A computed fold for a 72-nucleotide RNA from Candidatus Yanofskybacteria bacterium RIFCSPHIGHO2_01_FULL_43_32, annotated as transfer RNA. The sequence was found in a public genome assembly. The source organism's lineage runs through Bacteria, Bacteria candidate phyla and Candidatus Yanofskyibacteriota. Rfam family: tRNA. Its mean pLDDT, the model's own confidence on a scale to 100, is 80.

RNA sequence: GGCGGCGUAGCCAAGUGGUAAGGCGGGAGUCUGCAAAACUCCUAUACGGCGGUUCGAUUCCGCCCGCCGCCU
Numbered sequence: 001g002g003c004g005g006c007g008u009a010g011c012c013a014a015g016u017g018g019u020a021a022g023g024c025g026g027g028a029g030u031c032u033g034c035a036a037a038a039c040u041c042c043u044a045u046a047c048g049g050c051g052g053u054u055c056g057a058u059u060c061c062g063c064c065c066g067c068c069g070c071c072u
Base pairs, nucleotide, nucleotide: 001071002070003069004068005067006066007065010024011023012022018055025043026042027041028040029039030038048064049063050062051061052060
């Protein structure tokens, strides 16, 4: 330098045109003599950036940035 994959909350991760699931973690409660476990509720400004297409973009297109891999 070329090609490909990936980028979603503190961490993991689903979704892939119509206002983003779940788990871990964190907080509170129930329970218990106290805990642990279990259960319930809550928690977060989360879609890498800039443009384009569209009535509407996390999703499609372009460029850029970052990570990973392959080729040279």